This is a predicted structure of a 71-nucleotide RNA (transfer RNA) from Candidatus Staskawiczbacteria bacterium RIFCSPLOWO2_01_FULL_33_13. It matches the Rfam family "tRNA". It is annotated as a transfer RNA. The sequence was found in a public genome assembly. The source organism's lineage runs through Bacteria, Bacteria candidate phyla and Candidatus Staskawicziibacteriota.
[in-house]
RNA sequence: GCGGGUAUAAUAUAGCAGCAGUAUGGCACCCUUCCAAGGUGCAAGCGCGGGUGCAAAUCCCGCUACCCGCU
Numbered sequence: 001g002c003g004g005g006u007a008u009a010a011u012a013u014a015g016c017a018g019c020a021g022u023a024u025g026g027c028a029c030c031c032u033u034c035c036a037a038g039g040u041g042c043a044a045g046c047g048c049g050g051g052u053g054c055a056a057a058u059c060c061c062g063c064u065a066c067c068c069g070c071u
Base pairs, nucleotide, nucleotide: 001070002069003068004067005066006065007064010024011023012022013021018054026042027041028040029039030038047063048062049061050060051059
């Protein structure tokens, strides 16, 4: 230099155009004599910039970071 892949909450992951989910963790409350365990609720996220489209996490282009291969 070329090709391919990945990027979603603090962490791990699902979602392949139509409300962004799950688990762990965090916070509050309930339960318990207390703690642990358990129950209910809450907060927190689409790497960045553009394009297409009524509508983009999702499709297209570029950039960045990481991983794999080729030279």